Annotation: Model confidence (mean pLDDT): 85 of 100. The RNA shown here (c-di-GMP-I riboswitch aptamer) has 78 nucleotides and comes from Geobacter pickeringii.
Order: sequence, then structure tokens, then C1' cells
RNA sequence: UCACCGAAAAGGUAAAGCCCGGGUAACCGGGUGGCACAAAGCUACCUAUCCAGCUGGCUGGAAAGAGGGGCUGUCGAA
Repeated sequence: UCACCGAAAAGGUAAAGCCCGGGUAACCGGGUGGCACAAAGCUACCUAUCCAGCUGGCUGGAAAGAGGGGCUGUCGAA
């Protein structure tokens, strides 16, 4: 230094619930909150899932905190 790994410390993210707003819906944004997270950072490429329309597998959409892939990335004890 790199990979595995995850003690400590620093910084970061933010589940459910509740409030306000947007959307036909899945769901999203803001506030509060804090279950968890070293990729819970980014990306719908693959699988699975969800919604709407048409109708029988297509079209459009949602979701990265479901699994995989790709790109990037903090700290350093054992």
C1' cells in the first nucleotide's frame, strides 16, 4: 500500500410512526423521529416485487433499506 475484516473515535445516512404537501396508484418531497447501516453513496443493467392502462403479456410507471452486476468511497486496533 492492497485485499479480507470491524474494535475505538470523528463525521455521515435515516426505518417504522406522526404532521404538511404532490400523485389515479405503486410511491415521492418537506418537518419530526431513530430502527438500523461501511457503502443504507450513485446507477433500473439482470432477477424478483409493486402500481396503472390495454388485455394475457405487452406498454408506461414505482422501488437502490430485496438479491446480483457496474462505478465511486471515510477511519484503522486485533
Rfam family: c-di-GMP-I riboswitch aptamer. From the family's description: GEMM was predicted in a large-scale screen for bacterial structured RNA regulatory elements.